[in-house]
Molecule: SAM riboswitch aptamer (S box leader)
Organism: soil metagenome
RNA sequence: CAUCGAGAGGGGCGGAGGGACUGGCCCGCAGAAGCCCCGGCAACCCCCCCACGACCGGGGAUAGGUGCCAACUCCAGCAGGUGCAUUUGCCUGGAAGAUG
Numbered sequence: 001c002a003u004c005g006a007g008a009g010g011g012g013c014g015g016a017g018g019g020a021c022u023g024g025c026c027c028g029c030a031g032a033a034g035c036c037c038c039g040g041c042a043a044c045c046c047c048c049c050c051a052c053g054a055c056c057g058g059g060g061a062u063a064g065g066u067g068c069c070a071a072c073u074c075c076a077g078c079a080g081g082u083g084c085a086u087u088u089g090c091c092u093g094g095a096a097g098a099u100g
Stems, first nucleotide, its partner, number of pairs: 001100004009038005017027003021077004039069003044065002046060004073096001078093006
């Protein structure tokens, strides 16, 4: 700096935790984390449209390097707006986090 409402899981070992943090709510002995094997998703890194060059946008490839394969980043957290009598609902932005 860009993206984060899409997408994609089986097996073996293992044996109680996991979903970043806090609160909530979930997942888990019908097997959590972690490690390994195989598979898959996606398209950041690559190529083209492309022109001197670059961004955006659109398209292509999948050998390789990452990443990912419950729930929108699971939801909220801070600020603003808005609806209801209230609990609270919704919208926008931010923060934090993740990946490249």